[in-house]
This record gives sequence, C1' cells and structure tokens, in this order.
RNA sequence: GGGCCGCUAGCUCAGGGGUAGAGCACUCGGCUUUUAACCGAUUGGUCGUGGGUUCGAUUCCCACGCGGCCCA
Repeated sequence: GGGCCGCUAGCUCAGGGGUAGAGCACUCGGCUUUUAACCGAUUGGUCGUGGGUUCGAUUCCCACGCGGCCCA
C1' cells in the first nucleotide's frame, strides 16, 4: 500500500428501510434470622464520526476513525 470482517445499553450480542431488543450487571421489592441463591419489577442508547440517497436510515451508498485477520 491492497483486500475482507467488526463497531448497537456498564459487559456479551441480536436486529439489515417505518423513531431498537435479549441475557448478564446496576437499582427497588418479595422470600430468608442475615447473606448468597431464587422470583418479580424498574432504569439504562447522539446505533463509531461526517456526508449522500430516501417521505423516512441502526439498516443502503461514500469518506474517515478505531480494532482484528490475510496479501504484498
């Protein structure tokens, strides 16, 4: 220098055009002498950044950033 993949909640990841979910964690409650475990509920997001297409973009296109793998 070239190619491919990834970037979404505190963490691990879904979702691939119609204003985003799960599990775990946090918080609260139940149970328990107490803790843990278990059960229930709540909270939590500029969807890496900027532009483009579109009535509408996390999703499609382009550039850039960061990380990983391969080639030279």